[in-house]
Molecule: transfer RNA
Organism: Nanobdellati archaeon
RNA sequence: GUGCCCGUAGCGCAGCCUGGAUAGCGCGUCGGUUUCCUAAACCGUAGGUCGCAGGUUCAAAUCCUGUCGGGCACG
Numbered sequence: 001g002u003g004c005c006c007g008u009a010g011c012g013c014a015g016c017c018u019g020g021a022u023a024g025c026g027c028g029u030c031g032g033u034u035u036c037c038u039a040a041a042c043c044g045u046a047g048g049u050c051g052c053a054g055g056u057u058c059a060a061a062u063c064c065u066g067u068c069g070g071g072c073a074c075g
Base pairs, nucleotide, nucleotide: 001074002073003072004071005070006069007068010027011026012025013024020058030044031043032042033041051067052066053065054064055063
């Protein structure tokens, strides 16, 4: 330098192919119930400009372009 894959909540991920409902799951945080206390269990809460920028569209996490970071392969 070229090609491919990944980037979504504090952490791990799904959703993307085939655009449309309020962006979701597990763990964790916080609060509550229970307990003498802790853990476990159960109930609830908060947390996201979907890496960034632009474009297409009535509408973009999803399609297109550029770009940044990480990984792999080739040279």